[in-house]
RNA sequence: AAAGUCGGCCAGGCAAUCGCUGGAUACUUCGGUAUCGGGAGGAAAGUCCGGGCUCCGCAGGGCAGGAUGCCAGCUAACGGCUGGGUGCUAUAAGUCGCAAGACCCAAGGCAACGGAAAGUGGAACAGAGAGCAGACCGCCCGCCGGGGAAGCCCGGCAGGUAAGGGUGAAAGGGUGGGGUAAGAGCCCACCGCGCCGGCGGUAACGUUCGGUGGCACGCUAAACCCCAUCCGGAGCAAGACCAAAUAGGGAAGCGUCAGGCGUGGCCCACGCUGCUUCCGGGUAGGUUGCUUGAGCCUGUCGGUGACGGCAGGCCUAGAGGAAUGAUUGCCGAACCUCGCAAGAGGGGAACAGAACCCGGCUUAUCGGCCGGCUUUCCAA
Numbered sequence: 001a002a003a004g005u006c007g008g009c010c011a012g013g014c015a016a017u018c019g020c021u022g023g024a025u026a027c028u029u030c031g032g033u034a035u036c037g038g039g040a041g042g043a044a045a046g047u048c049c050g051g052g053c054u055c056c057g058c059a060g061g062g063c064a065g066g067a068u069g070c071c072a073g074c075u076a077a078c079g080g081c082u083g084g085g086u087g088c089u090a091u092a093a094g095u096c097g098c099a100a101g102a103c104c105c106a107a108g109g110c111a112a113c114g115g116a117a118a119g120u121g122g123a124a125c126a127g128a129g130a131g132c133a134g135a136c137c138g139c140c141c142g143c144c145g146g147g148g149a150a151g152c153c154c155g156g157c158a159g160g161u162a163a164g165g166g167u168g169a170a171a172g173g174g175u176g177g178g179g180u181a182a183g184a185g186c187c188c189a190c191c192g193c194g195c196c197g198g199c200g201g202u203a204a205c206g207u208u209c210g211g212u213g214g215c216a217c218g219c220u221a222a223a224c225c226c227c228a229u230c231c232g233g234a235g236c237a238a239g240a241c242c243a244a245a246u247a248g249g250g251a252a253g254c255g256u257c258a259g260g261c262g263u264g265g266c267c268c269a270c271g272c273u274g275c276u277u278c279c280g281g282g283u284a285g286g287u288u289g290c291u292u293g294a295g296c297c298u299g300u301c302g303g304u305g306a307c308g309g310c311a312g313g314c315c316u317a318g319a320g321g322a323a324u325g326a327u328u329g330c331c332g333a334a335c336c337u338c339g340c341a342a343g344a345g346g347g348g349a350a351c352a353g354a355a356c357c358c359g360g361c362u363u364a365u366c367g368g369c370c371g372g373c374u375u376u377c378c379a380a
Stems, first nucleotide, its partner, number of pairs: 001376010012331007020039002023036005041351001045362002048360005053235004065231005070084005085113001086111004094103003114226002119224002121220002136165002138161003142157006173191006192215001193213005198207003239288004249279006259273005295314008335346004
C1' cells in the first nucleotide's frame, strides 16, 4: 500500500421570526406579563432478560412450577459482557492438478457445548435386520435329485459366513497382510479409539510421553427424566399526603302524633319522611414519588480484557388529553448529469419520539469518519 474481516464514534449545520413547556428573578388587578438561561435517542422502540425503588407479614423452611447449564473472570445483578477451551463452518493465500476439482484451511462466523455405563420412551418410509444385532442377494462345506463324456451346471434341504452387494439419516472402527471350506480383531503391523498414569494448565482441556484394552457397552435429553445453580408476589395506575359536592355511617343536641314533601283545583284520603351541628372513611380534584444517579467528562494507575481504584471538573428534559414545533434565509454530505481532468449544473438528509430510574439483549436505520487483526506485495 492492497484485499479481507471485526469493532468504535457521528448521524445535517448556522441565523432570524412566531409559538409550546417547565425553572429562576422582577412586577401583578393573582387571571397573568416581562427578562434570562434549559428542553429526546442511539435506539427514547419490542417489553425479552437483570437490578434499584415501593407496598404486601422485610420474605425463613418445604412442595409445585419456571429459568439457566464447557471453564475462569467482570458486575448491584443477569439468560449480559470479557478472556480461554472444544466442536462445526467459510473465504483469500498456499500445495497438487492441463482442467474440473481435491487437500490444507489465516484473521473471522456459529453453538441450550451438564448427564445416554440411573430408569422410561422414540427412530416415519425403506429394509432380512434399528440394538444384549441381522442371512434378502452373494460366498462356502455337506446331503439329495436332475443334466453333461468331463471340468462343471441347475434345483432343493440342512448349516457356516458380516469380506462383497442392496435398504436407510443411521447397519456395531479403517488400510494392508496372515489365516480359513468361505469368512471374521480370529491373529498381526500401521492409523484411529477407550481406560489408567505421568507432564503442562487455576480450570475447561491439551499431550510428539509411558502403560493397557481388540475396541468404538451406537443415536436421540429445544423427549420424559436425573444432577447442579438461581428465582416470594405485585408493580410509579407502586406508594405517601391534603381533601369538595352528593349519598351512606357514627356521636351529641333539639323535636315529637305535629310538621314537611308528592298525587289533586280544594277538602277528605292515600303514599313518603325527623331537623341541626360535629367526627371519621372514601370518590372527584390537588401535591408528592420525579429525577443527584450502580451519573457524565478529563487525567492517571492496575488488569490481555470486560472492568476497577484515585484525583479534578460538571449538573445534562421532567410533561401529565401528555411540551420538545413551524416558517424563511444562508451553507450543505450521499446521489444524478456533463467533462480526459480541473471543475460546472442539479439535488437535498435514514430509522424514529422520553413518561419512575438504571444495566443488557433484540429489532429499525440515508450515509460518513476512525481504529484493531490477518494475508499478500514493496522499501529499509
Background:
Predicted 3D model of a 380-nucleotide RNA (Bacterial RNase P class A) from Azonexus hydrophilus. Model confidence (mean pLDDT): 79 of 100. Its Rfam family is "Bacterial RNase P class A". Its family is annotated with ribonuclease P activity, dimeric ribonuclease P complex and tRNA processing in the Gene Ontology. Taxonomically the source falls in Azonexus (Bacteria, Pseudomonadati, Betaproteobacteria, Azonexaceae).